Model confidence (mean pLDDT): 79 of 100. A computed fold for a 100-nucleotide RNA from an uncultured Gallionellaceae bacterium, annotated as TPP riboswitch aptamer (THI element). The sequence was found by an Rfam model in a public genome assembly. It matches the Rfam family "TPP riboswitch aptamer (THI element)". From the family's description: Vitamin B(1) in its active form thiamin pyrophosphate (TPP) is an essential coenzyme that is synthesised by coupling of pyrimidine and thiazole moieties in bacteria.
RNA sequence: ACCCAUUGCUAGGGGUCCGCUUCGUUUCCCGAAGUGGUGAGAAACACCCUUUGAACCUGACGCGGGCAAUGCCGCCGUAGGGAAGCGCGAUUGCUCCUUA
Repeated sequence: ACCCAUUGCUAGGGGUCCGCUUCGUUUCCCGAAGUGGUGAGAAACACCCUUUGAACCUGACGCGGGCAAUGCCGCCGUAGGGAAGCGCGAUUGCUCCUUA
C1' cells in the first nucleotide's frame, strides 16, 4: 500500500419442518405441552447471513434416492432474486532505517 482472511461495533435480512405421547374433545381437523429425527438454528432476542451475497426466497404440490416421516440427502444452481457501513488486522508486495 492493498483491504481478500479472521474478528469487533452499529444497522439490516432470514428460516422455524417431520413424527410419537398426553391434554383441550368423542372421530377428523386444529391448538398446547412433553419427547424423538435432521440441522448452525425447529420462537431463541438464540442461530445464520449482509453484494467477494447458496443466509434465505422463486422455480416447486419439481426430479432422483432414502426414511417411521419430513427440503432427510443430491440435482435443479457459472437459473432468477436477495439485506451495509465503519474499524481491528493475518498473509503478500514495495520503500526507508538498523545490524551483519